A computed fold for a 64-nucleotide RNA from a Nitriliruptoraceae bacterium, annotated as Fluoride riboswitch aptamer (crcB RNA motif). Taxonomically the source falls in Nitriliruptoraceae (Bacteria, Bacillati, Nitriliruptoria, Nitriliruptorales). The sequence was found by an Rfam model in a public genome assembly. The coordinates come from a structure-prediction model, not an experiment, and the mean pLDDT is 77.

RNA sequence: CCCGGCAGUGGCGAUGGAGCUCGCCCUGAACCGCCCGUGACGGGCUGAUGGCUCCUACUGACGG
Numbered sequence: 001c002c003c004g005g006c007a008g009u010g011g012c013g014a015u016g017g018a019g020c021u022c023g024c025c026c027u028g029a030a031c032c033g034c035c036c037g038u039g040a041c042g043g044g045c046u047g048a049u050g051g052c053u054c055c056u057a058c059u060g061a062c063g064g
Stems, first nucleotide, its partner, number of pairs: 010025004016055006033045005
């Protein structure tokens, strides 16, 4: 220096926080949504979750 394995720790899963749980990554990594058209780029759509629950923010409706 290179390759592989184990353990510990850490990171990540399209916008915030927490608990539980699942998956992924080993730093040139995991991850950085979808559809249509385009030379470049333009238009449209869903969601604060990977999943569940709660909180916060945002949006809509109804009532006080």